[in-house]
Molecule: Glycine riboswitch aptamer
Organism: Dokdonella fugitiva
RNA sequence: CGGUUCGCGGUGGGAGAAGCGGCGCACGACGCCGCUGCCGAAGGCGCAACGCCCGUAAUCGCUCAGGCCCUGCACCACCGCGAACGG
Numbered sequence: 001c002g003g004u005u006c007g008c009g010g011u012g013g014g015a016g017a018a019g020c021g022g023c024g025c026a027c028g029a030c031g032c033c034g035c036u037g038c039c040g041a042a043g044g045c046g047c048a049a050c051g052c053c054c055g056u057a058a059u060c061g062c063u064c065a066g067g068c069c070c071u072g073c074a075c076c077a078c079c080g081c082g083a084a085c086g087g
Base pairs, nucleotide, nucleotide: 001086003085004084005083006082007081008080009079010078011077012076013075018036019035020034021033022032023031024030037068038067039066043064044062045061046060050055051054
């Protein structure tokens, strides 16, 4: 220098999936509990090619966790800070 990568934070975007019953309540929202059903994009687990004998990935699969109002959420863009690499 502000090119590349990583981490953290902020802003914006950001899919999917339910119903019944009971209790609480200001009798509404909402919260909790039970039963059954469902979703996959926090996290976690599993596998190929490939490389060499044991490693290894995902937006794929599993659904433990999480979720099925909002929030959160992988991922993308921008901004800020820090670190490493590069010129």